[in-house]
RNA sequence: AGGCCCCUAGCUCAAUUGGCAGAGCUCCGGUCUCCAAAACCGGUGGUUGUCGGUUCAAGUCCGGCGGGGCCUGCCA
Numbered sequence: 001a002g003g004c005c006c007c008u009a010g011c012u013c014a015a016u017u018g019g020c021a022g023a024g025c026u027c028c029g030g031u032c033u034c035c036a037a038a039a040c041c042g043g044u045g046g047u048u049g050u051c052g053g054u055u056c057a058a059g060u061c062c063g064g065c066g067g068g069g070c071c072u073g074c075c076a
Stems, first nucleotide, its partner, number of pairs: 001072007010025004019056001027043005049065005
């Protein structure tokens, strides 16, 4: 330098191929307990990396940029 893949909640990941953004863990509250842990119940938490485009409608399609990973090549 070129090619491919990934970026969604604090963390790890879903979202049935364009039609209401979710789960587990964490965290907070409650039940239980002498207290705590565990267990159970409930709750908080999102500019879907970013900027544009297409569309009635975009996490999903298209383009630019940024970050990360893998492969190939070049120089040393």
Record summary: This is a predicted structure of a 76-nucleotide RNA (transfer RNA) from a Chloroflexota bacterium. It matches the Rfam family "tRNA". It was read from a public genome assembly. The coordinates come from a structure-prediction model, not an experiment, and the mean pLDDT is 82.